The part of an RNA shown here (small-subunit ribosomal RNA, 3' major domain) has 476 nucleotides and comes from a metagenome. Its Rfam family is "Bacterial small subunit ribosomal RNA". Model confidence (mean pLDDT): 84 of 100.

[in-house]
Context: one part of a larger RNA
Formats: sequence, C1' cells, structure tokens
RNA sequence: UGACGGGGGCCCGCACAAGCGGUGGAGCAUGUGGUUUAAUUCGAUGCAACGCGAAGAACCUUACCUACCCUUGACAUCCAGAGAGUCUGUUGGAGAUAGUGGAGUGCCUUCGGGAACUCUGAGACAGGUGCUGCAUGGCUGUCGUCAGCUCGUGUCGUGAGAUGUUGGGUUAUUCCCGUAACGAGCGCAACCCUUAUCCUUAGUUGCCAGCGAGUCAAGUCGGGAACUCUAGGGAGACCGCCGGUGAUAAACCGGAGGAAGGCGGGGACGACGUCAAGUCAUCAUGGCCCUUAUGGGUAGGGCUACACACGUGCUACAAUGGCCGGUACAGAGGGCUGCGAACUUGCGAAAGUAAGCAAAUCCCAGAAAGCCGGUCUUAGUCCGGAUUGGAGUCUGCAACUCGACUCCAUGAAGUCGGAAUCGCUAGUAAUCGCGAAUCAGAAUGUCGCGGUGAAUACGUUCCCGGGCCUUGUACA
Repeated sequence: UGACGGGGGCCCGCACAAGCGGUGGAGCAUGUGGUUUAAUUCGAUGCAACGCGAAGAACCUUACCUACCCUUGACAUCCAGAGAGUCUGUUGGAGAUAGUGGAGUGCCUUCGGGAACUCUGAGACAGGUGCUGCAUGGCUGUCGUCAGCUCGUGUCGUGAGAUGUUGGGUUAUUCCCGUAACGAGCGCAACCCUUAUCCUUAGUUGCCAGCGAGUCAAGUCGGGAACUCUAGGGAGACCGCCGGUGAUAAACCGGAGGAAGGCGGGGACGACGUCAAGUCAUCAUGGCCCUUAUGGGUAGGGCUACACACGUGCUACAAUGGCCGGUACAGAGGGCUGCGAACUUGCGAAAGUAAGCAAAUCCCAGAAAGCCGGUCUUAGUCCGGAUUGGAGUCUGCAACUCGACUCCAUGAAGUCGGAAUCGCUAGUAAUCGCGAAUCAGAAUGUCGCGGUGAAUACGUUCCCGGGCCUUGUACA
C1' cells in the first nucleotide's frame, strides 16, 4: 500500500421487512448429470453452466457409430497430355460410383495457338469441427450503470509511498465550502433513439366535421383539409418562478403554472481492472500431431436411449370456474419459390378453384380475457387432460426408428404442494391473447406487441451484495 475481520462509523440496492404471484408435490415439454449404447458428436459447470452455443437434429444439418469406397484428393495455385462447354438415354450397385450409347462442334486467333470448363498423369501441396482458451488476437460474461480509477507539476517522507481523492454539507468523486496543493484525463451527466403535450408543413393508399349523392349496411362516390393519423421541421422542463430550511453556497422540502417537475418513463451507451472466467467448434492464429488417414465421398443408424437425480418452463387441481349461444374493442409485425380473400366440399385438420396484393390500398386476421343470456352445484365432477386404440390431413424423395395437426373412443396423476427457494415498487406484478425471426415441415422456447390491471414499502435491527472513512493483523 492492499486484502481480510463472527471490528467500528456513514450510505445504497426488491438485500431484508411490508405485500402480490410463483418454484419445490402431479402430468407433460425442454436442458443437464448419471447410466446405457456400435454411437448416444463437441462445448458450457456456484452466483456469472443446465428452454445455454442450437433464430428451430426425419435425410441434409452432423462434427459421432457401422458398412462400402477414394488417395494431388470435395476446395486453391502451378506443369504436361487429351477433349469445346453442355444436354440426354441405358446397365450393375443401398448409394458413392463404375461401364456403355446418343445429340452437339461454340468464342478469340498472327492459324502456332489461346480463354473458360471437363478428364488423365507427376509432384510441390491441399485438407483436419485433431490437441493446447494455461501460447494468442478478436468477441463475450461478471463484479456493475457500482461511482469509482488515474496522471502532470508541486509539496511531504531516507524509502516503499502519501498528498491531490481526506474534512463540513450535498450527492452520481454531482456540486459548494474549506484545504500544500494547483490543474488534468478515463468514467458520471449531457449530446443519440423512443414515448408523453402543443404548433407548423404536407394530405395518399390514411381521415370524414359540414354539403350533396348512394346503400339492407358501408368514406362507397362527388367533394373537403377541419379532426384522427402518418412523417419532416419546431416549441416545451431549466430548481426557470414563489415560499421555507441551509453557511448568504451547493442543495433539499413544499407550492403555483403546466401535457409533463425536480434525472418525467424506457432504450442504446459498461471507466482502471478482477475471475490464467468463457470461446482454438463462428472466425483468425503460434506450437504440436495425422497425411492410402485424425483427410474426403456415400448409405443406414445415432444426437430422440432410460432404474434414477437436478434446473427451467407449460397445463392443472376448478364456481373470481368449465361448457354453449350472442356481442365489442388493439398494437406491432410479415408477405412473390410469398400472403392468399370470396365461393364450393368436408364434423374437422384441410382440399378444389381463384380475386387482390411487391402492399397506410390486398392478404395473413376471427384478437383473447371482457360484456349479455343459459347450463353445471362441489363431485375426482360437464374439473383436469396424460396415456393408449382406431381413422385421417399436411409438409417433404422419404414421417418405421423420429414430425406437426384433426376427428372418434379412452380418460391417468392431480383436491394448492415438506424443508427450502425465486420474481416483482406502476401501466410494474398478475392475467389475456397477437405477431416475428429461424423455418419445406416441426415452440410450452426466444424476441417483440398491445388488452385488463392490483397490493405494499413502518423502517434499516437482522440475511446477501456493494461504496467511502477509520481501526487491528503473526496474511501478500
């Protein structure tokens, strides 16, 4: 100087407390451990691994296993020889591949040949998701959006170092005052995006107040430019004003006005560093290793196994509910190998046909909870839907291993969950549906979107994490 303390002081955070809803019990989904296996590819492992890499494993992916094959190689550059390229048929084979036919003769040319592509041959070389993240770059997590981390000069100290950065106040090391310090940098804040109000400009595909037409109904039409909205520009919030507290300061408390008030809400943004944290399997890369194989191709299988254990979720156990009928209101997205209306068929998943739309125009698209009416009356039930049998639909060469969905039948566990444990402070929790990426198909996951919409916070003694000052130390 740090680190540590079941030392002290001050302060913060859904850290506790006060509340609301969960997990832990059940079934299923998903990930992991373990076990099994020819293989169940690899990585991630306290917080900070475990719906994680994977925004989507039937083949492919795929790295694993088995079998069959190739050895200048699937890919790059160079050399020699042959053939334009290309298209198409047939035989063996699981295929990779091997054999054998046919069509065809292009472009440039100094007529030697050349360019592109294919085949054969030789070697330089290719190739490796092989090892080392404890050799590395890059990227990322974490402490933590915590308020800290440093430097120049000066001063003090023999020196390590200190000071500044401590102190009083206030707080975000924000600012003020004080001060052997005076300045400065990286962080904080602001500048950026979005949301909340208003003004203005512009009105099509969006809008419809007034006027006219029109319909069962309808911005449907003429028209209008007010309103909503869209998207450009601007205004607005600054402790600016008033009162109080305070050192007359910084600031804090209350009030007015205001759409918004003290950082208005949300996002992007992550200092010096810590964990030899994670990643050699995104990529790049040193070293080591393989080179008729640890490289390459193909088919089938596996990654989907299952006594068990754990994590994360979904659905429930019901009446604030289930079912049936009627009826209302979003936002944000996506669409040409695409979204697909209407109509017809089917109980349905869907199928047939097909309008419109590269979309403020058309489509996905019916929002659901809600509201109105009916029924069920506390029961393993008209709760719950696992499991299983049968019949189908769709995608796709192909749904056996191993897809999703539909219909009929079946109807398991489950009556609110031990010890323990998680999230959340407001348009939040809870609850309800909708969309997108990936994607041929395949979400209870992920990322977004809106609808309905709470309770509680006395307080900081305690648990956890963190910041500043101080103290002890046989630790570095």